[in-house]
About this RNA: The prediction has a mean pLDDT of 86. This is a predicted structure of a 349-nucleotide part of an RNA (small-subunit ribosomal RNA, central domain) from an uncultured organism.

Context: one part of a larger RNA
RNA sequence: CUGGGUGUAAAGGGAGCGUAGACGGAAGAGCAAGUCUGAUGUGAAAGGCUGGGGCUUAACCCCAGGACUGCAUUGGAAACUGUUUUUCUAGAGUGCCGGAGAGGUAAGCGGAAUUCCUAGUGUAGCGAUGAAAUGCGUAGAUAUUAGGAGGCACAGCAGUGGCGAAGUCUGCUUACUGGACGGUAACUGACGUUGAGACUCGAAAGCGAGGAGAGCAAACAGGAUUAGAUACUAUGGUAGUCCACGCCGUAAACGAUGGAUACUAGGUGUCGGGGUGCAAAGCAGUUCGGUGACGCAGCAAACGCAAUAAGUAUUCCACCUGGGGAGUACGUUCGCAAGAAUGAAACUC
Numbered sequence: 001c002u003g004g005g006u007g008u009a010a011a012g013g014g015a016g017c018g019u020a021g022a023c024g025g026a027a028g029a030g031c032a033a034g035u036c037u038g039a040u041g042u043g044a045a046a047g048g049c050u051g052g053g054g055c056u057u058a059a060c061c062c063c064a065g066g067a068c069u070g071c072a073u074u075g076g077a078a079a080c081u082g083u084u085u086u087u088c089u090a091g092a093g094u095g096c097c098g099g100a101g102a103g104g105u106a107a108g109c110g111g112a113a114u115u116c117c118u119a120g121u122g123u124a125g126c127g128a129u130g131a132a133a134u135g136c137g138u139a140g141a142u143a144u145u146a147g148g149a150g151g152c153a154c155a156g157c158a159g160u161g162g163c164g165a166a167g168u169c170u171g172c173u174u175a176c177u178g179g180a181c182g183g184u185a186a187c188u189g190a191c192g193u194u195g196a197g198a199c200u201c202g203a204a205a206g207c208g209a210g211g212a213g214a215g216c217a218a219a220c221a222g223g224a225u226u227a228g229a230u231a232c233u234a235u236g237g238u239a240g241u242c243c244a245c246g247c248c249g250u251a252a253a254c255g256a257u258g259g260a261u262a263c264u265a266g267g268u269g270u271c272g273g274g275g276u277g278c279a280a281a282g283c284a285g286u287u288c289g290g291u292g293a294c295g296c297a298g299c300a301a302a303c304g305c306a307a308u309a310a311g312u313a314u315u316c317c318a319c320c321u322g323g324g325g326a327g328u329a330c331g332u333u334c335g336c337a338a339g340a341a342u343g344a345a346a347c348u349c
Stems, first nucleotide, its partner, number of pairs: 004320003007303002012317001014201003021194003025088007033081002035077008049065006091191001092188003095184004103177007110154001115149007125136002162169001206247003210243002215241002220236002223233001258316006266294001268292007276284003298305002322349003331342004
C1' cells in the first nucleotide's frame, strides 16, 4: 500500500462547536474541465509476439503483420461528475400558537438531623466490640428539657421518571437565560452532513493564594487482633471535603457501541404533546418526539443485537495490525508542581 476490522478478542477521540477539506435534494437551460467517441501526427530501429522464409535441423539470420494500451492537435456527444444560470420545496432554518422538564447562573428563604455552648432535672456510669481496651464521666458525663451558635446535606413525593453535548443536574421562591418537543404552514430557498488542525466545556483527586470548618475523614497517634499486623476492627484525628477566584485536563470520562441520513415483521410498558370517534370526569383507536423490557428476519465466533441495530445501504472523522519491553526512553509542547499530550527502538517469547 492492498485487503480486513473497532460492544466483550488489538481498535470509537471524554464531550461539543466549527475552519480547511471530503460528500451532498428536485426541475430546466448553457459550457465542455473530467468522461465517451471519430480522424490525423507521433509512439526510432533492434528485441519480444504472430505468420512465412534461409543456413541439412536448432541456436542464429531475413521478410511481413500486429502491438507499442501513451502523448499532442482537431471534429463531435452531453447521460453522469464539474461549472454557470433560471426555478422549486420534500432537507435545513425562521415566524406564530402551546404545554413539559433536578437544563444553566445569581440572590433570598426554610425545616429535620449531627456537633458544640449555656441553663434546668438527674446519678454512676456511658460508649464500643466477636470479646475487649484505648476514649468520655463525680471538675457531674450518657439520658432528658429549654434556649442559642455554626456548617453541611436536602427525608417522604420518587418512578429501568425527567433535563442536558458530555461531565453531570433534586428543599422552596424570585430574577436572568440555553435547548428540545408538539401544532400551524406565513417566510427563506439547499442555506445541508461530517470535520484534520484551532477553540470551548470537562467527575473525583491534586495545586496556588483567601475564607469557612458541623459531620465525615487519607496521613498520623495510641488501643485491640495476630507468630508478626506498617491491614481488616475500635477510639481519636490533620489535610481534604464546603465557598469565591485561578490552574490541572485525566477516569471502567461505559451503552466498554463516533456523527448524520434512508429503509427493514410484530405485539407490550412509560414520559411530553396533537388530532379523531363514542353512550364523554371516562374509554377506544391513532399520530409525532423521547425512554424501557421482549421478539421475527437479518447479522454475529459465540454471548447476544434486533426501528434507540451490533440488520441493509450511503457519507465524513477517529482508531487497530502478536505478547512483553511500554504508554516506558529520548525529543518537543503544555503545567507552579504533581504530571499530561505526542510516542519509539534494542532485546525477548